[in-house]
Annotation
The RNA shown here (transfer RNA) has 73 nucleotides and comes from Vampirovibrio sp.
RNA sequence: GCCACCUUAGCUCAGUCGGUAGAGCAGGAGACUGAAAAUCCCCGUGUCGCUGGUUCAAAUCCGGCAGGUGGCA
Repeated sequence: GCCACCUUAGCUCAGUCGGUAGAGCAGGAGACUGAAAAUCCCCGUGUCGCUGGUUCAAAUCCGGCAGGUGGCA
């Protein structure tokens, strides 16, 4: 330098025939206990990396940029 893939909650990741965002863990409140741990229940307003475009509607499609991983030179 070229090619492919990835970027979503504090962390690990779902969500991809476009219809307005979720799970587990972590964290917080409550129940239980003399008090804890464990267990049970409840709690998420996240510019979906940034920026343009297409569309009635974009995390999702298209362009550019940034970062990361792998491959080829």

Annotation
The organism belongs to Vampirovibrio, within Bacteria. The same sequence occurs in records of 2 taxa.